[in-house]
């Protein structure tokens, strides 16, 4: 340079075009002499910019980064 494939909470991941979900992890509360466990709650996310549709995490089209082949 060419070819594929990847981006979603703080991390690992799910999500038939139809209300963004689960684990852990963080906060506050219970329990407990104390910690630890264990239980209830609450924060917290779709990589960007347009386009398609009544409605995009998904489908298209451009950029960005990464990652695997091939030169």
């Nucleotide at each position: 340079u060419g070819g594929g494939g990847a981006a979603u909470g703080g991390u690992g991941c799910a999500a038939u075009g139809g209300c963004a979900g689960c684990a852990c992890g963080u906060g506050u509360c219970u329990c407990u002499c104390u910690g630890g466990a264990a239980g209830a709650c609450a924060a917290a996310a779709u990589c960007u910019u347009g386009g398609u549709u009544c409605g995009a995490g998904u489908c298209c089209a451009g950029g960005u980064u990464c990652c695997c082949c091939a030169g």

Overview:
Transfer RNA from an Anaerolineales bacterium, 71 nucleotides, folded computationally. The organism belongs to Anaerolineales, within Bacteria. The sequence is in RNAcentral, with records from ENA and MGnify. Rfam family: tRNA. The family's RNA type in Rfam is transfer RNA. The coordinates come from a structure-prediction model, not an experiment, and the mean pLDDT is 82.